[in-house]
Context: one part of a larger RNA
RNA sequence: UUGGGUUUAAAGGGUGCGUAGGCGGCUAUUUAAGUCAGCGGUGAAAGACAUCGGCUCAACCGAUGCAGUGCCAUUGAUACUGGAUAGCUUGAGUGUUGGAGGGGUACAUGGAAUUGAUGGUGUAGCGGUGAAAUGCAUAGAUACCAUCAGGAACACCGAUAGCGAAGGCAUUGUACUGGCCAACAACUGACGCUGAGGCACGAAAGCAUGGGUAGCGAACAGGAUUAGAUACCCUGGUAGUCCAUGCCGUAAACGAUGAUUACUCGCUGUUAUGCCGUAGGGUGUAGCGGCCAAGCGAAAGCGUUAAGUAAUCCACCUGGGGAGUACGCCGGCAACGGUGAAACUC
Numbered sequence: 001u002u003g004g005g006u007u008u009a010a011a012g013g014g015u016g017c018g019u020a021g022g023c024g025g026c027u028a029u030u031u032a033a034g035u036c037a038g039c040g041g042u043g044a045a046a047g048a049c050a051u052c053g054g055c056u057c058a059a060c061c062g063a064u065g066c067a068g069u070g071c072c073a074u075u076g077a078u079a080c081u082g083g084a085u086a087g088c089u090u091g092a093g094u095g096u097u098g099g100a101g102g103g104g105u106a107c108a109u110g111g112a113a114u115u116g117a118u119g120g121u122g123u124a125g126c127g128g129u130g131a132a133a134u135g136c137a138u139a140g141a142u143a144c145c146a147u148c149a150g151g152a153a154c155a156c157c158g159a160u161a162g163c164g165a166a167g168g169c170a171u172u173g174u175a176c177u178g179g180c181c182a183a184c185a186a187c188u189g190a191c192g193c194u195g196a197g198g199c200a201c202g203a204a205a206g207c208a209u210g211g212g213u214a215g216c217g218a219a220c221a222g223g224a225u226u227a228g229a230u231a232c233c234c235u236g237g238u239a240g241u242c243c244a245u246g247c248c249g250u251a252a253a254c255g256a257u258g259a260u261u262a263c264u265c266g267c268u269g270u271u272a273u274g275c276c277g278u279a280g281g282g283u284g285u286a287g288c289g290g291c292c293a294a295g296c297g298a299a300a301g302c303g304u305u306a307a308g309u310a311a312u313c314c315a316c317c318u319g320g321g322g323a324g325u326a327c328g329c330c331g332g333c334a335a336c337g338g339u340g341a342a343a344c345u346c
Stems, first nucleotide, its partner, number of pairs: 004317003007300002012314001014201004021194003025088007033081002035077004040072003049065006091191001092188003095184005103177006110154001115149007125136002162169002206247006215241002220236004258313006266291011295302002319346003328339004
């Protein structure tokens, strides 16, 4: 390279938007680039192959033929692909009428609880554990009551529920705003799919500047445990966790399953919504779950939300270690990230 693969054996990019490129619905006309056919030219000789011949044979040599998959020109064919033109509506989009939702951003808002402060009642313990101790407390703690302050998170509802491209999203209200679904079939008329580069978004931790800090809590200190205990347990506690702005760009970023389209038995639950019928009920579309036929799979299992049957495009894999390392380059304030080997060894 061909071939084969990517849920779990190596392998799906964290997610989207989109450039180039690749691929692309139905009908008619035209063109004839791809495609197919005929004919002409060329395709040196030697070599190869076939037949015949010359050296006593053979090697070797000679003659003739064939072949030369290709290229060029020309004449045609027109199913398919491409180009051009004209149309179509089922793909895609728009519109109208409804609808559900923790989708996003900003501002405001409520109650419970923890902690602290002040005042009151009240007296000797409290706290913590397997047991203790460190710690707090007669300068009045713990407990109970009242008032105040501040920060963070939102019990119940709550769900195999909902929304979002993913990360993710939950007190309540308002404003602004994105997407989605159903019904209708009025409009546009292939406007589509994928997407190397690129751009944007992207949990937690971390970084920078400024603020904030109730609780929790890396580091750290002390008390225990233990042979030791740089831990598990306990008492404290700084960064951090929170907010604003700017970086970082990684995760078991998981469904360990790329996107899109079509097709392939059923049963059952549920969310949104439409239709028929109303006595239960039947049926459609879009999601979210469970169980299975066929089929697939090494099996576990998957099974209309496919890992089945096919098509298009992208990404990725090619024995283990060395190694996601070294070097170089790019990005970053840094931490580090991206790209990414080889020697050697089994």
A computed fold for a 346-nucleotide part of an RNA from Algoriphagus terrigena DSM 22685, annotated as small-subunit ribosomal RNA, central domain. It matches the Rfam family "Bacterial small subunit ribosomal RNA". Rfam links the family to the GO terms structural constituent of ribosome and ribosome. Lineage of the source: Bacteria > Cytophagia > Cytophagales > Algoriphagus > Algoriphagus terrigena. The sequence was found in a public genome assembly.